[in-house]
RNA sequence: GAAGCGGACCAGAUGGUCGCUGGCCCUGGUUUGUCCAGGGCGAGAGGAAAGUCCGGGCUCCGCAGGACAGGGUGGUCGGUAACGCCGACCGGCCUUCGGGCCAGGGCAAGUGCAGCAGAAAGCAAACCGCCGAUGGCCAUUCGUGGCACAGGUAAGGGUGAAACGGUGAGGUAAGAGCUCACCAGCAGGCAUGGUGACAUGCCUGGCUGGGUAACCCCCACUCGGAGCAAGGCCAAACAGGGAGCAGGAGCGGUCCGUUCCGUGAUGACUUCCGGGUAGGCUGCUUGAGGCGCUGAGCAAUCAGCGUCCUAGAUAAAUGACCAUCGCUCGCCAGAGUACAGAACCCGGCUUAUCGGUCCGCUUCGAGU
Numbered sequence: 001g002a003a004g005c006g007g008a009c010c011a012g013a014u015g016g017u018c019g020c021u022g023g024c025c026c027u028g029g030u031u032u033g034u035c036c037a038g039g040g041c042g043a044g045a046g047g048a049a050a051g052u053c054c055g056g057g058c059u060c061c062g063c064a065g066g067a068c069a070g071g072g073u074g075g076u077c078g079g080u081a082a083c084g085c086c087g088a089c090c091g092g093c094c095u096u097c098g099g100g101c102c103a104g105g106g107c108a109a110g111u112g113c114a115g116c117a118g119a120a121a122g123c124a125a126a127c128c129g130c131c132g133a134u135g136g137c138c139a140u141u142c143g144u145g146g147c148a149c150a151g152g153u154a155a156g157g158g159u160g161a162a163a164c165g166g167u168g169a170g171g172u173a174a175g176a177g178c179u180c181a182c183c184a185g186c187a188g189g190c191a192u193g194g195u196g197a198c199a200u201g202c203c204u205g206g207c208u209g210g211g212u213a214a215c216c217c218c219c220a221c222u223c224g225g226a227g228c229a230a231g232g233c234c235a236a237a238c239a240g241g242g243a244g245c246a247g248g249a250g251c252g253g254u255c256c257g258u259u260c261c262g263u264g265a266u267g268a269c270u271u272c273c274g275g276g277u278a279g280g281c282u283g284c285u286u287g288a289g290g291c292g293c294u295g296a297g298c299a300a301u302c303a304g305c306g307u308c309c310u311a312g313a314u315a316a317a318u319g320a321c322c323a324u325c326g327c328u329c330g331c332c333a334g335a336g337u338a339c340a341g342a343a344c345c346c347g348g349c350u351u352a353u354c355g356g357u358c359c360g361c362u363u364c365g366a367g368u
Base pairs, nucleotide, nucleotide: 001364002363003362004361005360006359007358008357009356010355012325013324014323015322016321017320018319020044021043023041024040025039026038027037028036029035046339050350051349053348054347055346056345057344058227059226060225061224062263063262065261066260067259070223071222072221073220074219075089076088077087078086079085090104091102092101093100094099105218106217110216112212113211127157128156129153130152131151134150135149136147137146138145139144165183166182167181168180169179170178184208185207186205187204188203189202190201191200192199193198231282232281233280234279241273242272243271253266254265255264289308290307291306292305293304294303295302296301326337327336328335329334
């Protein structure tokens, strides 16, 4: 100097003029109604507020009891309120590296799926070949020779991404783990290290049968339901509406999972049709909260001490104008300044994005 990898932060700034919403305080008015007016202090949209994909806090429904069905997750150990999230490690794949990714339990229990080529793509199979010892046919100088029919074979060749382990030797009629040596895989055992997933080493066995479970399936763990339009209070209005069924209790029915069982309550509660209301207040922002320091831990994170209060709107407030500057591109003139707006709250994941600053690490080249 160039090319990369990982992490953290910012989300344009300053000044002036006018304006919006909430809170607290003061003054005046007042129909006494947190009503009206004025003044002061201080606050007011994100890193994703987005998607509504997960997990909860909170609220409601008899029990959130048991079973079934259905759903979710899937290496190990930690973290967390919890998770499908985060961290570290193990195994596998990619990368020169730094690093990145994984829907990571079981296919030798079963079912299914896979174009073309090829004989054959899952329990087999023979296209070209090799043998033809034994049986068969022909010839014979009786020594044998020939045919390749039956039969044997999968080592050689071909097809394919993949063809029932590889190399070498022996053996055989020709071959084949048929036998042996060395390797690979698989199954089992022992030792060492590790909390563990696993790793390394040694031993035994001739055992040797692809892929896919983000196919069904099996295994392990886990799961009541619904949601702030939850829920609570006040005011007002209507039709004091109509129809039906059951019973006097140990039935039936109902009681927020499609079903079943148990248990508790209830005893017309209940089922169906119809009418009215959609107003106001609350929930509504002090939290599994933010920031700083110290300690423990590889880390995620946890603990202690100190300090701060940072939107609560309700058809939707945080804006408009002017000037100067910042950053990027450009020789200048000039142009651009992203993605995008809370609606009960929080922890994550995923997606979108003009640019800038800082920290750590890797590779290549040149110079000292």
A computed fold for a 368-nucleotide RNA from an uncultured Planctomycetaceae bacterium, annotated as Bacterial RNase P class A. It matches the Rfam family "Bacterial RNase P class A". It is annotated as a ribozyme. Model confidence (mean pLDDT): 77 of 100. The sequence was found by an Rfam model in a public genome assembly.